Predicted 3D model of a 128-nucleotide RNA (SAM riboswitch aptamer (S box leader)) from a Bacteroidales bacterium. It was read from a public genome assembly, where an Rfam model found it. Its Rfam family is "SAM riboswitch aptamer (S box leader)". Gene Ontology term of the family: regulation of gene expression. The coordinates come from a structure-prediction model, not an experiment, and the mean pLDDT is 81. The organism belongs to Bacteroidales, within Bacteria.
RNA sequence: UUUUUAUUGAGAAGGGUGGAGAGAUUAGGCUCACUGAAACCCUGGCAACCAGACUGCAGUCAUCCUGAACCGGAUGAGGCUGGAAAAGGUGCCAAAACCUAAUCCCUGGAAAAGGGAGAUGAUAAAAA
Numbered sequence: 001u002u003u004u005u006a007u008u009g010a011g012a013a014g015g016g017u018g019g020a021g022a023g024a025u026u027a028g029g030c031u032c033a034c035u036g037a038a039a040c041c042c043u044g045g046c047a048a049c050c051a052g053a054c055u056g057c058a059g060u061c062a063u064c065c066u067g068a069a070c071c072g073g074a075u076g077a078g079g080c081u082g083g084a085a086a087a088g089g090u091g092c093c094a095a096a097a098c099c100u101a102a103u104c105c106c107u108g109g110a111a112a113a114g115g116g117a118g119a120u121g122a123u124a125a126a127a128a
Stems, first nucleotide, its partner, number of pairs: 001128008013043005021032003025102005044093003048090003057082003060077006097120001103117005
């Protein structure tokens, strides 16, 4: 960089450097910003993915303790079931991916309004 899959209306602060913009692209809006934008750094936090982990733990079943049961205990079964957490690798910490359109479908008289899918963007994982 490309492809695939999953998620994408919740959540999350302060300081330093910096000095004009930012909110993905195009267009229309709207919001934030010199009471300091983007970007970078420090501390703190949030919790989406990977991993921890088919682990701990819980349940179920089988055998035994045990002559019949309940309870309890021991051992085993992941080709029985559910399924954590901490530390870790990334990510994220205004507003629904800020809203709408840029494709199609449904409802509708409608170029209104609404809903669904797709495309695009962002993040993670895997592969090349």